[in-house]
This is a predicted structure of a 329-nucleotide RNA (Bacterial RNase P class A) from Allobrachymonas denitrificans DSM 15123. Model confidence (mean pLDDT): 79 of 100. Its Rfam family is "Bacterial RNase P class A". Its Rfam clan is "RNaseP clan". The RNAcentral record of the sequence draws on ENA and Rfam. Taxonomically the source falls in Allobrachymonas denitrificans (Bacteria, Burkholderiales, Comamonadaceae, Allobrachymonas).
RNA sequence: GAAGCCUGCCAGACCGCCGCUGGUGCAAUCGUGGAAACACGGCACUGGAGGAACGUCCGGACUGCACAGGACAGCGCAGGAGGUAAUACCUCUCCACCGUGAGGUGAGGAUCAGAGCAACAGAGACGAGUUUGGGCAGCUAUGCUGCCCAAGGUGAAACGGGCAAUCUCUGCGCGCAGCAAUACCAAGUAGGCCAGCGUUGAUGUGGUUCCGCAGAGCUGGCGGGUAGGUAGCACCGAGCCGGGUGGGCGACCCCCGGCCCAGAUGAAUGGCGGUCACGCAGCGGGCAACCGCUGUGCACAGAAUCCGGCUUAUCGGCAGACUUCACAU
Numbered sequence: 001g002a003a004g005c006c007u008g009c010c011a012g013a014c015c016g017c018c019g020c021u022g023g024u025g026c027a028a029u030c031g032u033g034g035a036a037a038c039a040c041g042g043c044a045c046u047g048g049a050g051g052a053a054c055g056u057c058c059g060g061a062c063u064g065c066a067c068a069g070g071a072c073a074g075c076g077c078a079g080g081a082g083g084u085a086a087u088a089c090c091u092c093u094c095c096a097c098c099g100u101g102a103g104g105u106g107a108g109g110a111u112c113a114g115a116g117c118a119a120c121a122g123a124g125a126c127g128a129g130u131u132u133g134g135g136c137a138g139c140u141a142u143g144c145u146g147c148c149c150a151a152g153g154u155g156a157a158a159c160g161g162g163c164a165a166u167c168u169c170u171g172c173g174c175g176c177a178g179c180a181a182u183a184c185c186a187a188g189u190a191g192g193c194c195a196g197c198g199u200u201g202a203u204g205u206g207g208u209u210c211c212g213c214a215g216a217g218c219u220g221g222c223g224g225g226u227a228g229g230u231a232g233c234a235c236c237g238a239g240c241c242g243g244g245u246g247g248g249c250g251a252c253c254c255c256c257g258g259c260c261c262a263g264a265u266g267a268a269u270g271g272c273g274g275u276c277a278c279g280c281a282g283c284g285g286g287c288a289a290c291c292g293c294u295g296u297g298c299a300c301a302g303a304a305u306c307c308g309g310c311u312u313a314u315c316g317g318c319a320g321a322c323u324u325c326a327c328a329u
Base pairs, nucleotide, nucleotide: 001325002324003323004322006320007319008318009317010316012276013275014274015273016272017271018270020048021047022046023045024044025043026042030041031040032039033038050300055310057309058308059307060306061305062178063177064176065175074174075173076172077171078170079093080092081091082090083089094108095106096105097104098103109169110168114167115166116163117162126160131151132150133149134148135147136146137145138144139143182231183230184229185228188226192222193221194220195219196218197217203214204213205212206211207210239259240258241257242256243255244254246253247252278297279296280295281294282293283292284291285290
C1' cells in the first nucleotide's frame, strides 16, 4: 500500500419566525362544557422519537382468573461451564465442518428400550433369505436339504451398521390469558327486585268552579350492566451518565459521584427561511496537495403498558484490534 476479518460509535450543527403536545410552580376557588364522574381555560419555567421506536419472534415485570401436593397429556429447549430478573439471549471453552489466515457456521443428549425410513444399481437394503466356490452331515442321491468357511460384483451403506430435522426415550423448563389485562366513578333506554297508591278509577288528555274521553297501571327506592370518565401510564427504576492501579479470560458483577430523561388516545414530537459542515456531478484555477463557483443530495424509518434480547431495513462516515499478500529499510 492492497485485499479482508471482528468489535464499537455517529445518524448533520447553529440561529430566527410560526405552530403542536406533556410536566412543575404560582394565582384564581372563578368561568365554560357535562346529569354526574370529570375535562378544558391564565402566567412563568421546562421536557418532547430510534438504533432500529420496526417485526411482535423469544424472555420477564405487571394484572386478572385458577390453584393442597404430585403426575399424565401438550408445547419448548439440548456438548460442558458460567452470566442474568429470565430466556430459545450473551460469554468462555471442547468437538465437527468451512477458510491460507484473522475468523465463520453448527438443527453437536440417546439407535445396548421399541417402532419407522433408505432413490438408482444389486441375488439381497435391515424383514427374510441368498450369487459363486469349497468342506461336513443327512436323504427318496449326476440332485436336494441343513450347518460352516471363503470370495466376487452392485451401491453412500451388505448383516457390521446409518438416520433421532420421523415417532420415541432421557434430562430440564412451562398453570391459563393478556394493558382491548385490570380497578374505580357512572347517565339515558330496556329489563329485574322492593315499598306505597290504584277498577270504591290511580294516571294521561280535551275544553276548564265542572263535564267528557281513554284507561291498568303510576310514583319512589335499590342493585347489575352499557355509553362516558378516571386510574393502570410515563415511573427512584432489572433506570441513565461519568469514574475506579475494584473482581472476573469474558459475558457480567461490585464501589464512588452526578442526573431525573417523551408520552398521546382520530393519536403531539412539525413547517418555513438563513449560515456552516458532509457526499456526488459539472466548470474554472493550480505541477500537486488543494482552492473557488454552480447544481443537487443527506438513508432506513416513527413511540402507544414497561423492560431485556433476537431478527430484518439502512445514504454515508469515523475509531480500534487482528489477518493475508506485495514493496521498502